The RNA shown here (Bacterial large signal recognition particle RNA) has 264 nucleotides and comes from a Chloroflexota bacterium. NCBI's taxonomy places the organism under Bacteria, Bacillati, Chloroflexota. The prediction has a mean pLDDT of 78.
This record gives sequence, C1' cells and structure tokens, in this order.
RNA sequence: UCGUGCUAGGCGGGGAGCUAGCGGUGCCCUGUACCCGCAAUCCGCUACAGCGGGGCGGAAUUCCUCUUCGAGAAUCGGCGGUCAGCGGGACUGCCCCACCGGUAGGCGUUGAUGGCUGGGUCCUGUGCGGCGGGGGCCUGUGAAUCUGGUCAGGACCGGAAGGUAGCAGCCAUAAGCGGUCACCCUCGGGUGCCACGGGGCUGCCUGGCCUGAGCAAGCCGGUGGUGGUAAGCCGAGUGACGAGGUACAACAAGGGGUGCACGG
Repeated sequence: UCGUGCUAGGCGGGGAGCUAGCGGUGCCCUGUACCCGCAAUCCGCUACAGCGGGGCGGAAUUCCUCUUCGAGAAUCGGCGGUCAGCGGGACUGCCCCACCGGUAGGCGUUGAUGGCUGGGUCCUGUGCGGCGGGGGCCUGUGAAUCUGGUCAGGACCGGAAGGUAGCAGCCAUAAGCGGUCACCCUCGGGUGCCACGGGGCUGCCUGGCCUGAGCAAGCCGGUGGUGGUAAGCCGAGUGACGAGGUACAACAAGGGGUGCACGG
C1' cells in the first nucleotide's frame, strides 16, 4: 500500500417547555434521516443518564472533535418610533355662546320698536240648516174557509105571515208587499263660507288704538367662557412592529483525530 473478515462508534440534530437532572413521547425549527413496542392525571433512566426487540452499514463523503457561518425559537424593569387601544384637556385648531369694534348692503315717517286690544288657525257644547237611516201621515194592492157588511140562487124552521144560518158575487178591511216623500216624530256623522257660548295659545296669519326712530340678519377682527370636541398635543404603560444585545443553536464550510486479525 492492496484484499478479506471483524470491532468501537453510527443510522438525524436543535430550541422552548416539563424535570432535582438527563433522554423520549407532544409543540416549534432545520430538512430527508432504518423498523416495531412504551409514554402528559406522562414513559424510561441517574452523570457511560430513554428502555426492550429486530435490521443495515462500518474505520471514513458516513465515526469523534475543534473553528467559522448562522435558519430558528427564547430573553432584555433595555432602545426606537410608525400603528392600534387607554387616560387627559394646559396649549394650537375646529364648533357653540356672550360682549365689543368695523363693514358692504336690506327693511323703516306709505310708520321701526314697544305697549294695549280683537279675530282666525286648535279643542269643546248648544241651536239651526243640510245629508242619510227608521217610523208616522197619505196612497195602491191585499183573504177558497178559519175577517166584516150586503147576501141572488139554494138550504132549514113554520099551516101561513114570517124567521134563521149563509156559499158564489160585489163592497170594505188586517198582517204583509209596494209607492210618495209635501208634512210630522226620532236617530246618526270624516256634515256646514251658518248663529251663539266656553276653553286654550302667543307658534303663525290678520285687524284696530297709542307711541314715534329705529330694527333684524350676514361677513371680518378682537376679548371672554368651571362650554363642547379630541385632529395636533400631553401622559402612562399594554399589544403588535423595527433595530440591537445576551446565552443556545439546525443546515452548511474548513482543520485535526480514530482501530483489530489474517493474507499478498
């Protein structure tokens, strides 16, 4: 140095969490990496710190170790300031109100303003009218018999005179069914250019009397308000975000290290 057969170690690692601690199951990262059983009211162990069973490959691209890089997650009474949320109301802004000043106009002796008084609009009562319903009055029709009058014929009683009941017909009428609405009574209302009374309101419209010069609104500026708002602003600190620090650190890159036996 080559070949053959073995052995140690290997066949994923890491973060947070759990734990006295280590490893695993579960979560997350990395990215491809043998299988089965066990395990969160956990499972297995004890610094050689998963256990049990099976399999593959094997001294190097693969095992061990060091350095660098650095995904990731954790953390910082820390930093930043964009965002969201919370609180405030000193200041700026905006809104509202009051006062003052200015201003172009408008209305006003054909009467501003103020005062007194009446009417309407609103509610309610009565009367009258109108409309509608019902009834009366008037009128037409209206009964085989059980309504009335008159009752031919016929019937009955009677010796006769005469008498009695009474069908049809005719006349009249009851309930009922209609008509007319001129008049009367009664009831009703989404009824009235009507009359009278009561109430209410000064909001609007309108009339009268007195008074006799102002009145209302706009814009600009200023001052003020235990006034409002919260955009700017102020405050605290939560969440999210960003930058940074700290310890860990997968993947990756580089350096170093590691056998045994036999044969050529």

Rfam family: Bacterial large signal recognition particle RNA. Rfam classes the family as a non-coding RNA gene. For this family Rfam cites "SRPDB: Signal Recognition Particle Database" (Rosenblad et al., Nucleic Acids Res, 2003). A source record names the gene ffs.